[in-house]
Context: one part of a larger RNA
RNA sequence: CGCAGGAGAUUUGAGGAGAGCCGACCUCAGUACGAGAGGACCGGGUUGGACGGACCGCUAGUGCACCGGUUGUUCCGCCAGGAGCACCGCCGGGUAGCCAUGUCCGGAAGGGAUAAGCGCUGAAAGCAUCUAAGUGCGAAGCCCACUCCAAGAUUAGAUCUCCCACCGGGUUAACCGGGUAAGACCCCAGGUAGACCACCUGGUUGAUAGGCCGCGGGUGUAAGAGCAGCAAUGCUUUGAGCUGAGCGGUACUAAUCGGUCGAGGG
Repeated sequence: CGCAGGAGAUUUGAGGAGAGCCGACCUCAGUACGAGAGGACCGGGUUGGACGGACCGCUAGUGCACCGGUUGUUCCGCCAGGAGCACCGCCGGGUAGCCAUGUCCGGAAGGGAUAAGCGCUGAAAGCAUCUAAGUGCGAAGCCCACUCCAAGAUUAGAUCUCCCACCGGGUUAACCGGGUAAGACCCCAGGUAGACCACCUGGUUGAUAGGCCGCGGGUGUAAGAGCAGCAAUGCUUUGAGCUGAGCGGUACUAAUCGGUCGAGGG
């Protein structure tokens, strides 16, 4: 820009993309078959590999603004307690998130038309013949079926809902300009989204983010004090103190105030 008024939702599916894999074991059955050796079809059940998708309850990683331990040094006047630097100084753990090595799921089943092939009926050609007329079965393959995209599918589809006889100019026609409706955008707080954009949730009639409060999870018993010990240190107060992203609550802070676009009865 189009989709013959302007909007907000929900959809149909033309068409396209993806997927499509392969074992082993048990049973049937030591049966059919076979002199024996050997050894099935069909059907049923179980369990794997690789591949793919999703997820983070478990297991395992990562987790540089979480917690603890610890070395050297500088500083906070000293002690104590801390801070900076040294690869995150080093070391031990670790929430959310992201993850695989972890977990769950998938290939199927089914229908249709067929290939090679196997038939039925059957002439030409009194026989025979699956084929000439007619007709049946038959593949991991084809079409559907499964998952995803999808009306720019210009053949531009469908359903529901909302807004509508405005003002000025004009050959009163197309059209031009303006103010509005439903609605949308700008702007702002953000994240389930994300390179930007887009998408999604909010914007005081508010829990969108931060703060605060509670809880969870993590770390592992803070500081100060008391007691014991010459001291290092230990014990008690104390599962204490601290705690990023998690789950809730709460308007304390910030989403203020606003601006722009947007139909004319099709």

The part of an RNA shown here (large-subunit ribosomal RNA, domain VI) has 266 nucleotides and comes from a Candidatus Dormiibacterota bacterium. The coordinates come from a structure-prediction model, not an experiment, and the mean pLDDT is 91. The organism belongs to Candidatus Dormiibacterota, within Bacteria. Rfam family: Bacterial large subunit ribosomal RNA. Its family is annotated with ribosome and structural constituent of ribosome in the Gene Ontology.